Model confidence (mean pLDDT): 83 of 100. Predicted 3D model of a 1550-nucleotide RNA (small-subunit ribosomal RNA) from a metagenome. RNAcentral holds the sequence, with entries from SILVA.

[in-house]
């Protein structure tokens, strides 16, 4: 630090996804140890049981266990002694009792503490938190210092004990009694009130000092001491107690300190304007009350005020911060553990006690829930640790210990302490450690792959050789323990004291839950310890194998339709590692809300336009003056954490110690450039005056003519009008034309012109009146008055809207005609509303320059409107210059790119407005505004991964331009109709095998379907095969022939003979069994070679380099000519080159030259027939190569000449020549396109079959016929037919072959066999033509299908289903609709001949060959095709493309909806617990008075009670937010395919 994603491709907007850190997580798989952290984020649901706040006997009364004395002839039980053996005393020992002491549980009465600690985060948008101050407006229990006191009485009253109710919680009533509980009284150092007087300050005061008077205090425990007095008690010298001394804890007043709390006040603290007004204790004032204190905090009464656009009010959400997490950093999100504060405590209300609360485990009340009840009543609150339910994706032990910190109480010792302190659960995190080390190559086996050769896991395992970390297991063993307390000494010190007490200080003794503990040693064995996800790009890692758009993955983009590195398994490779993956959240990348750091002419985004308020911003001098601003200081900025150093756990997490750092906030002190404020000045911005011009700027009254229509009138006669072309329509009732008058309403040609004028909208005829503004030019005055503008006010085209008025034309709606598949259009004929005036509304537009207003500043160059100056001029034009204005071009620069370009989209400063993916949607609710249309504001839910700008190369266009071609057109002849051939479709069959399907299939694959072929059917067999190779076994045989049985043949069986070169041996072949394999015309031409078609013999497709643009790409190849051609010339940022063109080859056309046998025979000779023994013709032979001809070389053609034309290539024309301008034909097919054809020609990957999808035979089938369409053949006739007659070709072909003369048959052909491997013999008759007869226009003497008979031949074999001949039969057809198809010359047309397949043949097809032999092309508007240029595009699978709505099915979210249910909350009233506070207060009351001497009375103060104001919960009524639902309804989206008709090109009406 960036990466995918819109395109064919490319830049640029702009979205949407990815890699990174993080969590109190969660889920999935896997899981050895150790340390430190950390765990109920959901129901502030509900909660069983335990335990979480108690302490003090040194404040008090009393006092249980138990224990010690002592008593009791109480009861039992005894050693032991005595006995008369019957018994008896009886030490001690136990229970019970009585008395005294010791002890001190439970409980209570009192002090303290129960306001801390601990939990949660509901509520709260607050002075609730931060963060700075301030209290002169305040309080403080324990503590700390100072000072003073702490005199002397009283009356009760729990406990206890009696007695009564209750189920029970508990409640009453008598009796006794203490106190550091309580209650007067005395003192008053103080203190409060009042006053004086200094000092400060911030208005009210506050500090110190002083003065009068008045008010205002307590309590006593526990220790020591002994002179002296004094009280009990007795065992009469002791024992306790007091007085008095003394120490200590306390208690009382007051001060002061520390820490704590209170209250105030700047400053900060979320989201919504679809919340804009809000407010009556409301805001202040005055005088009360209440508080510790200020205060509408409360009341009365008096004014009417307060808040708000810096965001009131109201709605939602939310505790807050130190910090945490990201980030470079600003920022952005967060606020779990720690740690500060706040708020809460089942819900809601209250107050009480107290220093402190309106109190987590206290009181009182409502309400909900939930427990116990004898039905009467009553109890309880885990958001304290643990637990449980429940809901949830999801959070631990009903542990141990008070040794350690701390914290209550206590004088202490202690006690209490689910605070802590520890351990245990859970990979939840974050750190470490291990799971072995080193050797060790037949690179084993094994898996996986393989091109079968290997490769690869992989030194990996085995297998030596070691080590011992962690676990285990023994053994020892620290730190965290420091005290307080006891006991010993020692120094002080308070005391009168050597007493006793406190303080420091040595020594000694004691205390561990964690803990079998960390760590140290010793055993023993490699032994117990590895998984998870990825592997197509991003993004590190690849194969094979299933599967077959299926089943699946997927974060984007996207894989998956038969070869998937993307799905699933597997090897294998890659990454982290006891953790790894996915989810979910956050930050980041996102500069994608742009402060740092963003736009807005076309990509999302300038308001339609001005005036103007707040606000914001602001020329020059100098002066103060210090808001801002900078600068220094001091206080704060808790601690923790982060950052640095260091240092302690073996390291590390993790801790300790110090430093830094907190970017802030106030104070105090300086500075004075800039910013702000004052007060003063200035003219350059701006305004004000003057002057003389411009202008469709604005309003209102008038007045013109020119069209159109309609009335009259005259003239006139048969159409007009419309239109691509009709019609509808108007006319004989006289239209249209045309003359002439007249009405009536718009609207103002011509000038006129990227010209004027306006702020935009918008303004056009002339006059007149009224008006508003801009430009020049003069510089008198004014002195910054200024830009801009959130609300706000005005204006605002057309349509539309109201109410009145016009109303010629033109004209939505409506009618009609047309066009059309359809035509509710486009086109015509008609025609309302409306277009026009007045008065009102409506406020919107592509209201566009798609460009906000202002001001400065930055190179030109040319037009035009205004004004003004200069030279010159009698004057003016022409010219030069300044100001505004409008326009083009273009420089730097800016732009993604287009472009823009002093009229900026450039360079800046102000200042407004607006945008943040693309639909949904400018839409829906709500508000505001309008009659109404409807306008403004303006969401979400869902849904897509893209919408988009600009530019590039193609493609297309019913878009141009140029150009070619049998493309049209001008000709000649066909097809299409008719029979017949033949392919094909469909139809049908047991099969009619298969492919070929627009041109570019269809007489094509087929240059030869009776059987074969053949691939297909039926049926009957064969199973290593009809054919290859290879192994291995078995024996027999020698390679052959012939007969026979059985079959339809194969096939199956049977038999016989021949050969043997004599044996043996070895080879070879060949049979029969087995095994590898053969074999497939089965799939796939969308897996392939190869070959072919097609555009297309069109003229064209690239390349190096160089240049150009950010880049796609572009030049070059375009561009002006020319050509059949990108053929050539010229120009040119290109310059070259490369496949193509075009030559080079064949064949053909002239000519020379070689060379003559089978070829030729003209000269010459010789034979022979003929005929006259002639001439002459024919036949042959010799000689010969003239000539023809073969077949090899060679020449010739280059626009070389010549004339015109052009710059120049060339073009038109002539000459000469056999051929002229590629001479004529063939071969030869660029770069590619049609996933074009063909696995059935052959090759082949991959798949399927293997007693069959393979092989073989018989026999059918491919020849099957209501019918459709292709290519043919013969024809419909006289340019013919027929019948006789007579000419003239080239080019093949020929041995299982081509056959001649001869004879036989009407003929096919038979016979026969001469010649010939062929310039030689034979096929071979050419036809048509010509030459002569016949027919004479008809279904014929044309046609020849169809059938009926009879041959002929090939063939094993002509039924299906050959070909041919003769006899006889004589069908359709009289020239062929719409359409369409070949041809430009030795062509087309007609006419005959050969060959190749092949026994024969469907041959009328193919491929050649020669004869006779035409017409016609003005020309390129049109049809089709193609080349090149430009140009639109929303196409790029490329128009046979792309798309939009409407309708009709799904599904999904949503809005409206009669209503219907929650839930917040307001306001009126009702009702009104507890409970302050007021009032009363007849019940009741013990300390004080007072009167009484009884046992009271009365006062003071009180207090049950009662009632008033407030009051929570509840009610009843009306409203307001928000939520679910809702029959119906309405658009949205998204969906395979369906209908119609639009956009996109001139998209066929832009």
């Nucleotide at each position: 630090a960036g990466a995918g994603u819109u395109u064919g491709a490319u830049u640029c907007u702009g979205g949407c996804u990815c890699a990174g850190a993080a969590c109190g997580a969660a889920c999935g798989c896997u899981g050895g140890c150790a340390g430190c952290g950390u765990g109920g984020a959901u129901u502030a649901g509900g909660c069983a049981u335990g335990c979480a706040a108690g302490u003090c006997g040194a404040a008090c009364g009393g006092g249980a266990a138990u224990c010690c004395g002592u008593g009791g002839c109480g009861c039992u039980c005894a050693a032991u002694u005595c006995u008369u053996c019957g018994g008896a005393a009886g030490a001690g020992a136990g229970c019970c009792u009585g008395c005294g002491g010791a002890g001190g549980a439970g409980a209570g009465u009192g002090g303290c503490g129960g306001a801390a600690g601990g939990g949660u985060g509901a509520g709260u948008a607050a002075c609730g938190c931060g963060u700075g101050g301030g209290c002169a407006a305040u309080c403080u229990a324990c503590c700390u210092u100072u000072a003073a006191g702490u005199u002397g009485g009283g009356g009760a009253u729990a406990a206890c004990u009696c007695c009564u109710c209750g189920a029970a919680a508990g409640a009453g009533g008598g009796g006794c009694u203490a106190a550091u509980a309580c209650c007067g009284a005395a003192u008053g150092u103080g203190g409060u009130c009042u006053u004086c007087u200094g000092g400060c300050g911030c208005c009210u005061g506050u500090c110190a000092g002083g003065a009068u008077g008045a008010c205002u205090a307590a309590a006593g425990g526990c220790g020591g001491g002994g002179a002296u007095u004094c009280c009990g008690g007795c065992u009469u010298g002791c024992c306790g107690g007091a007085a008095c001394c003394u120490g200590u804890c306390g208690c009382u007043u007051a001060a002061u300190g520390a820490g704590g709390a209170g209250c105030c006040c700047g400053c900060g603290u979320c989201c919504g304007a679809u919340c804009a007004g809000c407010u009556u204790g409301u805001u202040g004032g005055u005088g009360g009350g209440g508080u510790a204190a200020c205060g509408g905090c409360c009341c009365a009464c008096c004014a009417a005020g307060g808040c708000u656009a810096c965001g009131a009010c109201c709605g939602g959400u939310a505790g807050c911060u130190g910090g945490u997490c990201u980030g470079a950093g600003a920022g952005g999100a967060u606020g779990g553990u720690c740690a500060g504060c706040c708020a809460c405590a089942c819900u809601g209300g209250g107050a009480c006690u107290g220093a402190g609360a309106c109190a987590c485990u206290g009181c009182c009340c409502a309400g909900a829930c939930u427990c116990c009840u004898a039905c009467g009543g009553g109890g309880g609150g885990c958001u304290g640790c643990a637990g449980u339910c429940g809901a949830g994706g999801a959070u631990c032990a009903u542990u141990c210990a008070c040794a350690a910190u701390g914290c209550g109480c206590g004088a202490a010792a202690g006690c209490g302490u689910g605070a802590u302190g520890a351990u245990g659960c859970g990979a939840c995190g974050c750190u470490g450690c291990g799971u072995g080390g080193a050797g060790g190559a037949u690179g084993a086996a094994g898996g996986c792959u393989u091109u079968c050769g290997g490769g690869u896991c992989g030194u990996a395992a085995a297998c030596u050789c070691c080590u011992g970390u962690c676990a285990u297991u023994c053994g020892g063993g620290a730190u965290a323990a420091a005290u307080u307390c006891c006991c010993c000494g020692a120094u002080u010190u308070c005391g009168a004291a050597u007493a006793g007490g406190g303080a420091u200080c040595g020594g000694g003794a004691u205390u561990g839950a964690u803990a079998u503990u960390a760590c140290c040693g010793g055993a023993a064995g490699a032994g117990g310890a590895a998984g998870c996800c990825a592997c197509g790009g991003c993004u590190a890692a690849c194969u094979c194998u299933g599967u077959g758009c299926c089943a699946g993955c997927a974060g984007c983009c996207g894989c998956g339709g038969u070869a998937a590195u993307a799905c699933a398994g597997a090897g294998g490779u890659g990454g982290c590692g006891a953790g790894c993956g996915u989810u979910g959240u956050u930050c980041g990348g996102a500069u994608u809300u742009a402060c740092u750091g963003g736009g807005c002419g076309u990509a999302a985004a300038g308001a339609g336009u001005g005036c103007g308020u707040a606000g914001g911003u602001g020329g020059c001098u100098g002066c103060g003056u210090g808001u801002g601003u900078c600068g220094g200081a001091u206080g704060u900025g808790a601690a923790a954490g982060c950052c640095c150093a260091u240092c302690g756990c073996u390291c590390a997490a993790c801790g300790g110690u110090g430093g830094a750092a907190c970017u802030g906030c106030a104070u105090c002190c300086g500075a004075a450039a800039c910013u702000g404020c004052g007060a003063a000045g200035c003219u350059g911005g701006a305004g004000u005056g003057c002057a003389g011009g411009a202008g469709g700027g604005g309003a209102g009254a008038g007045c013109g003519g020119a069209a159109u229509u309609c009335u009259u009138g005259g003239u006139g006669u048969a159409g007009c009008g419309g239109u691509g072309a009709a019609a509808u329509g108007c006319g004989u009732u006289g239209a249209u034309a045309u003359c002439a008058a007249g009405a009536a309403g718009a609207a103002c040609a011509c000038c006129g012109g990227u010209g004027g004028c306006g702020u935009a909208g918008g303004c056009g005829g002339c006059u007149c009146u009224c008006u508003g503004g801009a430009a020049u030019g003069c510089u008198a005055c004014u002195g910054a008055c200024a830009c801009u503008g959130a609300g706000g006010c005005a204006c605002g085209a057309a349509a539309g809207c109201u109410g009145g008025g016009g109303g010629a034309g033109c004209a939505a709606a409506c009618a009609g005609g047309u066009u059309u598949a359809g035509a509710u259009a486009c086109c015509c004929u008609g025609g309302u509303a409306g277009u026009c005036c007045c008065a009102g509304c409506c406020c919107u537009a592509a209201a566009c320059u798609g460009u906000g207003u202002g001001c400065a500043c930055u190179u030109g160059g040319u037009g035009u409107g205004g004004g003004g100056g200069g030279u010159a001029u009698u004057g003016a034009c022409c010219c030069c210059c300044c100001c505004c204005g409008u326009g083009c071009c273009g420089g730097a620069g800016c732009u993604a790119a287009c472009g823009c370009g002093u009229u900026a989209a450039g360079u800046g400063c102000a200042c407004c407005g607006c945008c943040u993916g693309g639909g949904g949607a400018g839409u829906a609710c709500g508000g505001u505004c309008g009659c109404a249309a409807g306008a403004u504001u303006a969401a979400a839910a869902c849904u897509c991964a893209a919408a988009g700008a600009a530019a590039u190369u193609g493609a297309c266009g019913g878009a141009g331009g140029c150009c070619c071609g049998c493309a049209c057109a001008a000709g000649c002849g066909g097809a299409g109709g008719a029979g017949c051939a033949u392919g094909u479709g469909g139809c049908u069959u047991a099969a009619u095998u298969c492919g070929a399907u627009g041109c570019a299939a269809c007489g094509c694959g087929a240059a030869g379907a009776a059987c074969c072929u053949u691939a297909c059917c039926a049926g009957g067999g064969c199973u290593u095969g009809a054919c290859a190779u290879g192994c291995a076994g078995c024996u027999g045989c020698u390679u052959c022939c012939c007969u026979c049985c059985u079959g339809a043949a194969a096939g199956g069986g049977a038999g016989g003979g021949g050969u043997u070169u004599u044996u043996u041996g070895a080879g070879g072949g060949u049979g029969c069994u087995g095994c590898a394999c053969a074999g497939g015309u089965g799939c796939u031409g969308c897996a392939u070679g190869g070959c072919u078609g097609u555009c297309g013999u069109c003229a064209g497709u690239u390349c190096g380099u160089g240049u150009u643009g950010u880049g796609a790409g572009g030049u070059g190849u375009u561009g002006g000519g020319u050509u059949a051609a990108g053929u050539c010339c010229c120009g040119c940022a290109a310059c070259g080159a490369a496949c193509g063109c075009a030559a080079c080859c064949c064949c053909u056309g002239u000519g020379u030259u070689u060379a003559g046998u089978u070829g030729c025979c003209a000269c010459c000779g010789c034979c022979g027939g003929u005929g006259a023994u002639g001439a002459g013709c024919c036949g042959g032979c010799g000689a010969g190569c003239a000539c023809u001809c073969u077949a090899g070389a060679c020449a010739g053609a280059c626009u070389g000449c010549c004339c015109g034309u052009a710059u120049a290539a060339g073009c038109g024309g002539g000459a000469g020549g056999a051929a002229g301008g590629u001479g004529g034909g063939g071969a030869c097919g660029a770069c590619g396109u049609c996933a074009a054809g063909u696995c059935a020609g052959u090759a082949u990957g991959g798949c399927c079959c293997u007693u069959a999808c393979g092989c073989c035979c018989u026999g059918g089938g491919c020849u099957g016929c209501a019918c459709a369409c292709g290519u043919g053949c013969u024809a419909c006739a006289a340019u013919g037919g027929c019948c006789g007659g007579u000419a003239c070709a080239g080019a093949g072909g020929g041995a299982a072959g081509c056959a001649a003369u001869g004879c036989c048959g009407c003929g096919a052909g038979g016979u026969g066999g001469a010649g010939c491997a062929a310039a030689u013999c034979c096929c071979c008759a050419a036809a048509a033509a010509c030459c002569g007869g016949c027919c004479u226009c008809a279904g014929u003497u044309c046609g020849g299908a169809u059938u009926g008979g009879a041959g002929u031949c090939u063939g094993c074999a002509a039924c299906u289903c050959g070909a041919c001949u003769c006899c006889a039969u004589g069908a359709a057809g009289u020239u062929g609709g719409a359409u369409u198809c070949g041809c430009u010359a030795g062509u087309a047309a007609c006419g005959g001949c050969g060959c190749a397949u092949c026994a024969g043949c469907u041959a009328c097809g193919g491929c050649g060959c020669c004869g006779u032999g035409a017409a016609u092309a003005c020309g390129u508007u049109c049809c089709c095709g193609g080349g090149c240029c430009u140009u639109g595009u929303a196409c790029a699978c490329a128009c046979c493309g792309c798309c939009c709505g409407u309708c009709a099915c799904a599904u999904c979210a949503u809005g409206a909806a009669a209503g219907c249910c929650g839930u917040c909350u307001g306001c009126a009233c009702c009702c009104g617990a507890a409970g302050u506070c007021g009032c009363c207060g007849g019940u009741c009351c013990a300390a004080c008075c007072c009167c009484u001497u009884a046992u009271g009375g009365g006062g003071a103060g009180g207090u049950a009670g009662g009632u008033g104001c407030c009051g929570a919960a509840g009610g009843u009524g009306c409203g307001g937010g928000u939520g679910g639902u809702g029959a119906u309804u309405g658009g949205g989206a998204u969906g395979a395919a369906g209908u119609c008709g639009a956009a996109c090109a001139a998209g066929g009406u832009a």